[in-house]
Molecule: THF (Tetrahydrofolate) riboswitch aptamer
Organism: Clostridiales bacterium
């Protein structure tokens, strides 16, 4: 020097556990802040507050303790796929 790769935020399925079905929570929308491959740089994505609007699927048992099926663009874990333009660096080969 050339060729190959690997790994971030995360995202999607399953499965386990929990939540909530007396509506929290997810989504939308502004605004303000944050992380985000080992380094730089930083956005499409990502996450937290706050504040606006929208807005839901119960059944069955049991008897006052709950439990069972279900439902939610629900929560965390675990596996499995898939995942950062650009430079550098990392690993391999030659």
């Nucleotide at each position: 020097g050339a060729c190959a790769g690997a790994g971030u935020a995360g995202a999607u399925g399953c499965u386990g556990c929990g939540c909530g079905u007396u509506a929290a929570g997810u989504g939308u929308u502004a605004g303000c802040g944050g992380a985000u491959g080992g380094g730089a740089a930083g956005u499409u994505g990502c996450c937290g507050c706050u504040a606006a609007a929208c807005g839901a699927a119960a059944g069955g048992c049991a008897g006052u303790a709950g439990c069972c099926u279900g439902c939610g663009g629900u929560g965390c874990a675990g596996c499995a796929u898939c995942g950062c333009a650009u430079c550098c660096g990392c690993u391999g080969u030659c």